c-di-AMP riboswitch aptamer (ydaO/yuaA leader) from a Solirubrobacterales bacterium, 152 nucleotides, folded computationally.
The coordinates come from a structure-prediction model, not an experiment, and the mean pLDDT is 77.
The model forms 96% of the base pairs in the Rfam consensus.

[in-house]
RNA sequence: CAACUCGUCCAGCCGAGCCCCUCGCGACAGUGUGAGGGGGCGGGGGAACCAAGCCGUACAGGGGCGAAUUCGCGGGUCAUCUCGCGAUAGCGCCGGCGACGCAGCCGCCGCAAGCCCGUCAGCUAACCCCGCAGGCGUCGACGAGUAGCCGC
Numbered sequence: 001c002a003a004c005u006c007g008u009c010c011a012g013c014c015g016a017g018c019c020c021c022u023c024g025c026g027a028c029a030g031u032g033u034g035a036g037g038g039g040g041c042g043g044g045g046g047a048a049c050c051a052a053g054c055c056g057u058a059c060a061g062g063g064g065c066g067a068a069u070u071c072g073c074g075g076g077u078c079a080u081c082u083c084g085c086g087a088u089a090g091c092g093c094c095g096g097c098g099a100c101g102c103a104g105c106c107g108c109c110g111c112a113a114g115c116c117c118g119u120c121a122g123c124u125a126a127c128c129c130c131g132c133a134g135g136c137g138u139c140g141a142c143g144a145g146u147a148g149c150c151g152c
Base pairs, nucleotide, nucleotide: 001148004145005144006143007142008141009140012136013135014134018039019038020037021036022035023034024033025032040132041131042130043129044128045127050122061120062117063116064115065114070087071086072085073084074083075082076081090111091110092109094107095106096105097104
């Protein structure tokens, strides 16, 4: 010098996971953070009617959140299970068509996980309970670091 790496922020994106007010704390910048109040969004339980008819059929139940379900091939310590690859129900960004920013269709790319209840829950008015997280991140800004090269 500076490719590159990391951290914070950043338009924007997944998601219900947001908005407003008050008080306290924090703060180089930026972003915040705790409590209370109001509004809004989301999930679960829970009558009648309807559905169903103990529990199960692998001895090894059932259920919930979520798009995340169902298969094929190969390997492993080979019932269950687990790892890898490929596909798939389904889901999402972007672009285009679509009268419009709707529905729908097309193209491309990506995801197709994880967690919870605890033997118990169908639907379900009144009513009751719970959540408002987490993650990714362009062009750039700030901060920190560094292989290598050149010079001394």